Large-subunit ribosomal RNA, domain IV from a marine sediment metagenome, 334 nucleotides, folded computationally.

Context: one part of a larger RNA
């Protein structure tokens, strides 16, 4: 000076991002007592309070214990060890469960619920495998795969224009293929010739137009618990300030309920309030929502949480402020 323990006057969180670490209390006993809230099951061992030894008698007993009395002992009788700190209030997730084996346990996954798509079964559907074959299931829509949500309670607007899915099938477009107009190359053979050639054109080679013709695309429709998306300016009331209100401009349509400086509020330590002596955190309220909003759920929610976040008690060396001592190192010297 390091590591692991003791202890410690006075205060008692002053420390610190933060009571992290230590400490303290009470200990699933026995009698009493017990709030909010609540899905009426809990909350709950809520909180809070008293009592606990040992000898001897006595009454009652379901023979397990209950209850009275009288006395001893000790500093101390849940006599030692094990054996919950506890309230208040918010946020996220209901919940019990599950993860980053070796830096994350968590508000992330997951769930039951909820709700949408797909499957009618000889080879469902969807999945694996080149296939054979197999899972799906020795199952059949109250069953099976898949996508989003996440108990529960009260809800869950609007917009189908864009994207996607799905359903139409007239008419447009339109691929291989079928199909062969025309046109170009060579050119047998006839045939006329002024012998130079010209006409005629078969077959072979090439081009490759019209016309036929799938899905698809355009075209009409339906859909949002499908991917989404959910507006500006001006004006207007008898104090001022607002504007229930009118106008215009655009749009598929212009944010409805609820909530709102939130795990979302830049400006900001908004503003007012509670609580403090003082409080950028908190808690309750205001709406001006830079840039919440309804199953990429919205709001509330008892109960739960090794979760986050303010606050009280109680306790302490965490600090004011550091001493002390015990073992182990580390230093000396061997």
């Nucleotide at each position: 000076c390091c590591c692991u323990c003791g202890u410690u006057u006075a205060g008692g969180a002053a420390c610190u991002c933060g009571g992290c670490a230590a400490a303290a209390a009470a200990g699933c006993g026995u009698c009493c007592g017990u709030a909010a809230c609540u899905u009426c099951g809990g909350a709950a061992u809520a909180a809070g309070g008293a009592c606990u030894g040992g000898u001897c008698c006595g009454a009652c007993u379901u023979c397990g214990g209950u209850u009275g009395g009288a006395c001893c002992c000790g500093c101390a009788g849940c006599g030692a060890a094990c054996g919950a700190u506890g309230c208040c209030a918010a946020g996220c997730g209901a919940c019990u469960g599950u993860u980053u084996a070796a830096c994350a346990a968590a508000a992330a996954c997951a769930u039951a619920g909820g709700u949408c798509c797909c499957u009618g079964c000889u080879u469902a559907a969807a999945c694996c495998g080149u296939a054979a074959g197999g899972u799906g299931a020795u199952g059949u829509a109250u069953a099976g795969g898949g996508g989003c949500u996440g108990a529960u309670g009260c809800c869950u607007g609007g917009c189908c224009a864009g994207u996607g899915u799905c359903c139409g099938a007239a008419c447009g477009u339109u691929a291989a293929g079928a199909g062969g107009a025309u046109g170009a190359g060579u050119g047998a053979u006839c045939c006329c010739u002024u012998c130079g050639g010209g006409g005629u054109g078969a077959g072979c080679u090439u081009u490759g137009a019209a016309u036929c013709c799938a899905a698809g695309c355009g075209c009409g429709g339906a859909u949002g618990a499908a991917c989404g998306c959910c507006g500006g300016c001006g004006g207007u009331a008898a104090c001022u300030a607002u504007a229930a209100c009118c106008g215009u401009c655009c749009u598929a349509a212009g944010g409805u309920a609820g909530c709102g400086a939130a795990a979302u509020c830049c400006c900001u330590u908004g503003u007012c309030g509670u609580g403090u002596a003082a409080g950028u955190u908190a808690c309750g309220a205001c709406c001006u929502g830079c840039a919440c909003g309804a199953a990429u759920g919205g709001c509330a929610u008892a109960a739960c949480g090794a979760c986050u976040u303010g606050g009280c008690a109680a306790c302490u060396g965490u600090c004011u402020c550091a001493a002390c001592g015990a073992g182990g190192g580390a230093c000396u010297c061997g």
The coordinates come from a structure-prediction model, not an experiment, and the mean pLDDT is 85.